[in-house]
RNA sequence: CAAGGUGACCGGGUGAUCGCGUCUCGCCUUGCGCGAGAUGAGGAAAGUCCGCGCUCCACAGGGCACGGUGCUGGCUAACGGCCAGGCGGGGCGACCCGACGGCACAGUGCAACAGAGAGGCAGAUUGCCCCUCCACGAGGGGUGAGGGUGAAACGGUGCGGUAAGAGCGCACCAGCGUCUGUGGUGACACGGGCGGCUAGGCAAACCCCACCGGGAGCAAGGCCAAGCAGGAACGAGGGGCUGCCCGUCCCGCUAUCAGUUCCGGGUAGGCCGCUUGAGGGGUCGGGUAACCGGCCCCCUAGAGAGAUGAUCACCGCCUGCCGGUUCCGGCAGGAACAGAACGCGGCUUACAGGUGACCUUGGAUC
Numbered sequence: 001c002a003a004g005g006u007g008a009c010c011g012g013g014u015g016a017u018c019g020c021g022u023c024u025c026g027c028c029u030u031g032c033g034c035g036a037g038a039u040g041a042g043g044a045a046a047g048u049c050c051g052c053g054c055u056c057c058a059c060a061g062g063g064c065a066c067g068g069u070g071c072u073g074g075c076u077a078a079c080g081g082c083c084a085g086g087c088g089g090g091g092c093g094a095c096c097c098g099a100c101g102g103c104a105c106a107g108u109g110c111a112a113c114a115g116a117g118a119g120g121c122a123g124a125u126u127g128c129c130c131c132u133c134c135a136c137g138a139g140g141g142g143u144g145a146g147g148g149u150g151a152a153a154c155g156g157u158g159c160g161g162u163a164a165g166a167g168c169g170c171a172c173c174a175g176c177g178u179c180u181g182u183g184g185u186g187a188c189a190c191g192g193g194c195g196g197c198u199a200g201g202c203a204a205a206c207c208c209c210a211c212c213g214g215g216a217g218c219a220a221g222g223c224c225a226a227g228c229a230g231g232a233a234c235g236a237g238g239g240g241c242u243g244c245c246c247g248u249c250c251c252g253c254u255a256u257c258a259g260u261u262c263c264g265g266g267u268a269g270g271c272c273g274c275u276u277g278a279g280g281g282g283u284c285g286g287g288u289a290a291c292c293g294g295c296c297c298c299c300u301a302g303a304g305a306g307a308u309g310a311u312c313a314c315c316g317c318c319u320g321c322c323g324g325u326u327c328c329g330g331c332a333g334g335a336a337c338a339g340a341a342c343g344c345g346g347c348u349u350a351c352a353g354g355u356g357a358c359c360u361u362g363g364a365u366c
Base pairs, nucleotide, nucleotide: 001362002361003360004359005358006357008355009354010353012315013314014313015312016311017310018309020040021039022038023037024036025035026034027033028031042337046348047347049346050345051344052343053342054217055216056215057214061246062245063244064243066213067212068211069210070209071085072084073083074082075081086100087098088097089096090095101208102207107206108205109202110201119154125147126146127143128142129141130140131139132138133137155173156172157171158170159169160168174198176195177194178193179192180191181190182189183188221272222271223270224269230263231262232261233260234259235257237251238250239249240248241247279298280297281296282295283294284293285292286291317334318333319332320331321330322329323328
């Protein structure tokens, strides 16, 4: 210098004028008022996909069903998140990706097309070998070694063996079962012995195993204020606790009746919840890290169908053109994705342009 990898950060600044929401103060003409001051969106406020806090439901029991998660260890309030590690795959590499439990010998199931045969100690289309015959061929039998089909055809190589062959026998290798040594908390890694010689794939198919899961949500929920008018029909059961069962609780059971349906009537206000919180910044300590702890500092929107904007000037950034070419000047244009509504931790997705750190590979120069 070129091409990359990882993780982090910023995402216009200042001023003037006009305008908007909230709060405080002041003024009077006491109102939908005026004036002044303070304050007023994000890295994702987003999607609402996970997990919590908080609130209420009669604290929600047992069984079945259902749903979710799925290598190991750790972190955390919790998680489907994060960190570290293992294993598998990709890349020359930095590094990246993985629903990664069940060796699919508990069971059931699935596999298009092609192919003779697709899971069974299977499968004779061609080939090989043997036998027979009416002999350029046909028939019977053996053979999974060679060819062909396929994503996949039931271990590989060699020697022996055979009519031809075959784990049929043997050696080595792969793989399987079992016993075991060493290291590691563990996932697992590296070995050793024995056995039988071969067992295919798919669990993001059912299933099995382990763990987790009560429901509804700030229109939760609480308080205050205002207002109303009842009627008819049906009616012995209705409702909550998770879908079902058990169990349990509440209301009601011949009526001054729970409840359901229909007709009719009233309200459309205020306050709290509400933002000080698993909060942010700095520093020190522990830990490989996620994270945890101590000390110091900071307080930063909170609403009502919902404000946070616009214009101009200068500066900064980007693009194009022109003059001049270490670099400067002029003109024109551009500046993303998006926008709180109870809060928080994540994930995912969107994003003009830019900053800096570490690392990898290749090249050049000293």
A computed fold for a 366-nucleotide RNA from Thermoflexus sp., annotated as Bacterial RNase P class A.
Its mean pLDDT, the model's own confidence on a scale to 100, is 77.
The source organism's lineage runs through Bacteria, Chloroflexota, Thermoflexia, Thermoflexales and Thermoflexus.
Its Rfam family is "Bacterial RNase P class A". It is annotated as a ribozyme.
The sequence was found by an Rfam model in a public genome assembly.